Background:
Predicted 3D model of a 493-nucleotide part of an RNA (small-subunit ribosomal RNA, 5' domain) from a soil metagenome. The RNAcentral record of the full RNA draws on SILVA. Rfam family: Bacterial small subunit ribosomal RNA. Its family is annotated with structural constituent of ribosome and ribosome in the Gene Ontology. Its mean pLDDT, the model's own confidence on a scale to 100, is 86.
[in-house]
Context: one part of a larger RNA
RNA sequence: GGAUAAACGCUGGCGGCGUGCCUAAAACAUGCAAGUCGUACGAGUUCGCUUUCGGGCGGACGAGUGGCGGACGGCUGAGUAACACGUGGGUGACCUACCUCCGAGCGGGGGAUAACUGCCCGAAAGGGUAGCUAAUACCGCAGACGUCGGUGAUUCGGUUCAGCGACUCAACCCGCAAGGGGCUUGGAGAGGGGCCCGCGGCCGAUUAGCUUGUUGGUGGGGUAACAGCCUACCAAGGCGACGAUCGGUAGCUGGUCUAAGAGGAUGAUCAGCCAGACUGGGACUGCGACACGGCCCAGACUCCUACGGGAGGCAGCAGUUAGGAAUUUUGGGCAAUGGGGGAAACCCUGACCCAGCAACGCCGCGUGGGUGACGAAGGCCUUCGGGUUGUAAAGCCCUUUUCCAGGGGAAGAUAGUGACGGUACCCUGGGAAUAAGCCCCGGCUAACUACGUGCCAGCAGCCGCGGUAAUACGUAGGGGGCAAGCGUUGUCC
Numbered sequence: 001g002g003a004u005a006a007a008c009g010c011u012g013g014c015g016g017c018g019u020g021c022c023u024a025a026a027a028c029a030u031g032c033a034a035g036u037c038g039u040a041c042g043a044g045u046u047c048g049c050u051u052u053c054g055g056g057c058g059g060a061c062g063a064g065u066g067g068c069g070g071a072c073g074g075c076u077g078a079g080u081a082a083c084a085c086g087u088g089g090g091u092g093a094c095c096u097a098c099c100u101c102c103g104a105g106c107g108g109g110g111g112a113u114a115a116c117u118g119c120c121c122g123a124a125a126g127g128g129u130a131g132c133u134a135a136u137a138c139c140g141c142a143g144a145c146g147u148c149g150g151u152g153a154u155u156c157g158g159u160u161c162a163g164c165g166a167c168u169c170a171a172c173c174c175g176c177a178a179g180g181g182g183c184u185u186g187g188a189g190a191g192g193g194g195c196c197c198g199c200g201g202c203c204g205a206u207u208a209g210c211u212u213g214u215u216g217g218u219g220g221g222g223u224a225a226c227a228g229c230c231u232a233c234c235a236a237g238g239c240g241a242c243g244a245u246c247g248g249u250a251g252c253u254g255g256u257c258u259a260a261g262a263g264g265a266u267g268a269u270c271a272g273c274c275a276g277a278c279u280g281g282g283a284c285u286g287c288g289a290c291a292c293g294g295c296c297c298a299g300a301c302u303c304c305u306a307c308g309g310g311a312g313g314c315a316g317c318a319g320u321u322a323g324g325a326a327u328u329u330u331g332g333g334c335a336a337u338g339g340g341g342g343a344a345a346c347c348c349u350g351a352c353c354c355a356g357c358a359a360c361g362c363c364g365c366g367u368g369g370g371u372g373a374c375g376a377a378g379g380c381c382u383u384c385g386g387g388u389u390g391u392a393a394a395g396c397c398c399u400u401u402u403c404c405a406g407g408g409g410a411a412g413a414u415a416g417u418g419a420c421g422g423u424a425c426c427c428u429g430g431g432a433a434u435a436a437g438c439c440c441c442g443g444c445u446a447a448c449u450a451c452g453u454g455c456c457a458g459c460a461g462c463c464g465c466g467g468u469a470a471u472a473c474g475u476a477g478g479g480g481g482c483a484a485g486c487g488u489u490g491u492c493c
Base pairs, nucleotide, nucleotide: 001493002492003491004490006489007488008487009486010485013365014364015363016362017361018360019358020357021323026321027320028319030318031317032316035068036067037066040065041064044061045060046059047058048057049056050055075276076275077274085200086199087198088197089196090195091194094193095192096191099189100188101187102186103185104184105183107141109139110138116131117130118129119128120127121126146167147166148165149164151162152161153160172181173180174179202248203247204246209239210238211237214236215235216234217233218232219231220230221229251273252272253271254270255266256265257264258263278299279298280297281296282295301312302311303310304309329355331354332353333352337351338349339348340347341346368398369397370396371395378389379388380387381386403430404429405428406427407426408425412420437482438481439480440479441478442463443462444461448477449476450475451474452473458465459464
């Protein structure tokens, strides 16, 4: 000098775009953040129309069964020195719901159960029992180009082909119909993922030896899949000064800052990957989780309780307390973009889009322009002559960015639909009006005098100033620098 997720002191007019708990992965009151589908299903409530009074049709609501979604999106960085990440490969060792394309099929049966009703237990959270009922819920039968087994051929190999045997699927809904939406099973694709490998990126040797599922094999199990992944047996291996093991620190990257570069430092916001969801462990469901707003167990903590027993998890958005030098509103809207569900209408969406707060940062604008004296007053200095503040002010002329008042008024939205917002912007009127500070002036380093003080009070980045004429302390006048900021402190180059 540059930079900063900054903080502190003094000061502060406006706008645009960004950014905003770096500390306690501390604890959390309250509200909201994941639902949706009645064109899968039965019962119910309510309203309307109709009725031959049995009922029928239609709309709305909504608990339950069922489907899809809740594995995305959002947050955080604790842990992790690791195939976690980056990069380049491999998978003849693998998976993939929804979506796209191509093909085949959807035949015929059965038994339950929630809701509901009755009874019972409980303070509650909830639960038990008996009975009724439906389905795209569940279970058999049929059947294949699918799967598996063995045979033959092929391949280095688990690839491909032929024939044999065994096993395994389905669901309907809307519509008068046409048709539409689904379902089952194959093949292919797209996108997504799992696993494996080469190479790369911290510190310490005042850590030198480490290892028993350890290293390899065989049998078995297990997985979507290879594998000590697990298990029994057998062998005794495997790693290490090219730094194993141990200890410390740390999420990694694209990037960011600096630098002429090489390099050094860093990893906020945005983007990719990973990991975590009160702490530890576990599985269930599912295409996908070992699952932030799911379940079970244990623990700590908080709350309710009729003391028997229950409930909870903001590292989602706001907000509270605490910690701290320090970090915002318990706002508006689904109008846009995107996501989930639905045939659709639509519903949900603290993702997102906006608004609010904060000079926290960057950028832009303004706080007026012209004229105006041998130069007012006042201040300060003075050799008392004068000098300086200083064209500065006043005065005169002008302008209206900004400001105030009034009027009009968007784009963002392919038909409709605008939170932002009566915002941006435009027009008219008013009037210089509403708007300047901070630091410094001994040298480095641009900028000097007076008074006060008297090694005191104080200053200070380094050198150093101050003990009676201090350009170095304090005040004033003057001056220099930057400017809605200025200075200090911390950190990096």